About this RNA:
A computed fold for a 264-nucleotide part of an RNA from Muribaculum gordoncarteri, annotated as large-subunit ribosomal RNA, domain VI. The coordinates come from a structure-prediction model, not an experiment, and the mean pLDDT is 87.

Context: one part of a larger RNA
C1' cells in the first nucleotide's frame, strides 16, 4: 500500500514445513519344525539407545551490583572498623535468570490408494490362465492421521461485536518486562500495584558491629540461626506513570427526490 465504509477480536485452512529411527529382554514356548543339535512365524508385555521438543521441581553448571574467609599495598589522622587496586586479587559458597550432564514428552494406533507379490471369477483359445472386462488382498515407501507456519490464498475467505451527522478505535507521551539490536510484542498509566522505595516471607551466606567473660597473647566463648543481602513471592500509593495532543471512517457509479438547462 492492497483486501471498495472504519475498527476490535475469534477463526477456516489453499498451500508449505517438521516428525517418520533402531535395539534388548520376557511370555506365547523349549511349543510348531527337527533324528538330534538346535529352534521359530504370528501375537503380547517390559525396558533401553540415538534424535527432537518443552521446562527448571530434582541433580549439575552459570550467577563480575549477594554473603563470608584471606594476602600485599595505598588511603579514611591513630586503634577498631572499612574502602580502592592487584584476573571478580585469591579462595569457599550462592537466589533469580540462562542452560545440560537434569526432568517430562514424542515417533504409535487407525484410515485410503498402491509396488513387488498373492488370489477370486473369467474368456480370447469348449481346456488352462490373477487380466483381456470385472473383483479382493498386499510394504519401514505414497496420501492422510500428529506438530508448526499459514487469507499478499491479489480467487486477498468466514464469524462475533462496536462506530457510522462520530465518546468506534488507534497513535504520540510516561512507568515497565514473560518482550527486545531498533521497530515490534506484552503489562500498566491515579477509577492505578507498572517500576522504584518500604514492610513481610522465601532464599543465600554463616553467627555482624559492640560489649561481657576466659586467655600474657594469637584467639575462644556468650548476648546470637546473629548481621547483611541482586534479580524471587506478596502487601503497601511513600516516589514516578501529570496535564494533554494527534490520526481516524473518501471518490465514483446506479436508483429516488429537489432545482436549472438542452433536445424531442
Nucleotide at each position: 500500500c492492497g483486501c471498495a465504509g472504519g475498527a476490535a477480536a475469534u477463526u477456516u485452512g489453499c498451500g508449505g514445513g517438521g516428525c517418520u529411527c533402531c535395539g534388548a529382554c520376557a511370555c506365547u514356548a523349549g511349543u510348531a519344525c527337527g533324528a538330534g543339535a538346535g529352534g521359530a512365524c504370528c501375537g503380547u508385555g517390559u525396558u533401553g539407545g540415538a534424535c527432537a521438543g518443552a521446562c527448571c521441581u530434582c541433580c549439575g553448571g552459570u550467577u563480575u551490583a549477594c554473603c563470608g574467609g584471606u594476602u600485599g599495598u595505598a588511603c579514611c589522622g591513630c586503634c577498631a572498623g572499612g574502602u580502592g587496586c592487584a584476573c571478580c586479587g585469591c579462595c569457599g559458597g550462592g537466589u533469580a535468570u540462562c542452560c545440560g550432564c537434569g526432568u517430562c514428552u514424542g515417533g504409535u494406533c487407525a484410515g485410503g490408494a498402491u509396488a513387488a507379490g498373492u488370489g477370486c471369477u473369467g474368456a480370447a483359445a469348449g481346456c488352462a490362465u490373477c487380466u483381456a472386462a470385472g473383483c479382493a488382498c498386499g510394504a519401514a515407501g505414497c496420501c492422510c492421521u500428529c506438530c508448526c507456519c499459514a487469507a499478499g490464498a491479489u480467487a486477498a475467505g468466514a464469524u462475533u461485536u462496536c462506530c457510522a451527522c462520530a465518546c468506534a478505535g488507534g497513535g504520540c507521551c510516561g512507568u515497565c518486562a514473560a518482550a527486545g539490536a531498533c521497530g515490534a510484542u506484552g503489562a500498566c498509566g491515579u477509577a492505578g500495584a507498572u517500576a522504584g522505595g518500604u514492610u513481610g516471607c522465601a532464599g543465600g551466606u554463616g553467627c555482624a558491629g559492640g560489649g561481657g567473660c576466659g586467655g600474657c597473647a594469637a584467639c575462644g566463648u556468650c548476648c546470637a540461626g546473629a548481621g547483611c543481602c541482586g534479580a524471587g513471592c506478596a502487601a503497601u500509593a511513600c516516589u514516578a506513570a501529570u496535564c494533554g495532543c494527534c490520526c481516524g471512517a473518501a471518490c465514483c457509479c446506479u436508483u429516488u427526490c429537489c432545482g436549472g438547462g438542452a433536445c424531442g
Its Rfam family is "Bacterial large subunit ribosomal RNA".